Annotation: Model confidence (mean pLDDT): 75 of 100. This is a predicted structure of a 359-nucleotide RNA (Bacterial RNase P class A) from a Parvularculaceae bacterium. Its Rfam family is "Bacterial RNase P class A". The family's RNA type in Rfam is ribozyme.
[in-house]
RNA sequence: UCAGAUGGUCGGACGAUCGCGCUUUUUCGCAAGGGAAGGUGAGGAAAGUCCGGGCUCCAUGGAAACAGGACGCCGGGUAACGCCCGGCCGGAGUGAUCCGAGGGAAAGCGCCACAGAAAAUAUACCGCUCUUGCAAGAGAGUAAGGGUGAAAAGGUGCGGUAAGAGCGCACCGCUUGGGCAGUAAUGCCGAAGGCAUGGCAAGCCCCGUCCGGAGCAAGACCAAAUAGGGAUGGCAUAUGGCCGGUUUUCAGGUCCGUCAUCCGGGUUGGUUGCAUGAGCCACGCGCGCAAGCGCUGGCCUAGAUGAAUGAUCGUCCCUCUUUUGAGGACAGAACCCGGCUUACAGACCAUCUGGCCAU
Numbered sequence: 001u002c003a004g005a006u007g008g009u010c011g012g013a014c015g016a017u018c019g020c021g022c023u024u025u026u027u028c029g030c031a032a033g034g035g036a037a038g039g040u041g042a043g044g045a046a047a048g049u050c051c052g053g054g055c056u057c058c059a060u061g062g063a064a065a066c067a068g069g070a071c072g073c074c075g076g077g078u079a080a081c082g083c084c085c086g087g088c089c090g091g092a093g094u095g096a097u098c099c100g101a102g103g104g105a106a107a108g109c110g111c112c113a114c115a116g117a118a119a120a121u122a123u124a125c126c127g128c129u130c131u132u133g134c135a136a137g138a139g140a141g142u143a144a145g146g147g148u149g150a151a152a153a154g155g156u157g158c159g160g161u162a163a164g165a166g167c168g169c170a171c172c173g174c175u176u177g178g179g180c181a182g183u184a185a186u187g188c189c190g191a192a193g194g195c196a197u198g199g200c201a202a203g204c205c206c207c208g209u210c211c212g213g214a215g216c217a218a219g220a221c222c223a224a225a226u227a228g229g230g231a232u233g234g235c236a237u238a239u240g241g242c243c244g245g246u247u248u249u250c251a252g253g254u255c256c257g258u259c260a261u262c263c264g265g266g267u268u269g270g271u272u273g274c275a276u277g278a279g280c281c282a283c284g285c286g287c288g289c290a291a292g293c294g295c296u297g298g299c300c301u302a303g304a305u306g307a308a309u310g311a312u313c314g315u316c317c318c319u320c321u322u323u324u325g326a327g328g329a330c331a332g333a334a335c336c337c338g339g340c341u342u343a344c345a346g347a348c349c350a351u352c353u354g355g356c357c358a359u
Stems, first nucleotide, its partner, number of pairs: 001355010012316007020041009043330001047341002050339005055215004060251007068211005073087005088102001089100004103206002108204002110200003125146002127142006154172006173195001174193003178189004219272004229263007240255004277300001279299004284295004317328004
């Protein structure tokens, strides 16, 4: 200096005038409400509604089996997770780094189009060698070479052979034992064996672990109004019926009931839930590789309800431009929090990798 990788920050600022929501103090007012002085008011994703919970209500609870769903290498973190961190293995890349739906293919079933001779109980199209024949051809052997394909009966080399082949040997791969290191996934070393197994489970499946439902339009209260309505069907009369997705078992609750379907009527108003939280900040301290955990100190930062957080002017900043001006990304809370995924003009910081140049 150029290119790349990873992590992070900002993403408009200041002033004036006017206008809004919530809230503290004070004051006026019977009250509704008004005045004054303060405080505060939309994100890193508020988006998606994809996971996990807090909270609320309901469902009878315990034990098991089945169904359904999710996850899937090892260890750690967390309230929890399908998330995060670290490591192992595999793949991509020169590398920093990134990706992995990462248990099982001798439990079973299924699939591998086309091409090719042949796609897993698998072969001989071309070729090579030998015999025979005047030749064309015929017979036997072969799977090393070529071709097809995503993939072709372990790979490379040497020997051997008529030509070849683990046929033999060396190294690698694989199988079965063993030793060492590591919490483990796994790695390394060595012995014996020429050696049975192509792929797909993000096909069904097998194995292991986990899993109540509904959701702030939950729920609570106040006010008001109505029809405590009607029909059909199933089970059943307390030794019974009903109560979890289904079944069994033990216990419990309720009932002249319970379950299912359909028709009809009233209410659509107000208050609350509703902002102190698994909260945020700290160039703080300690432990830890890290995710994170603990301690200390400081702070209170929306709570609307058809929906507030705005408008105008001026100055500054960045980009473009013909100096007239124009533009400044993605995008707006609605019970809350932890994640994941997606969108984002432009500017900046830190660390690392590779190339080139100079010293």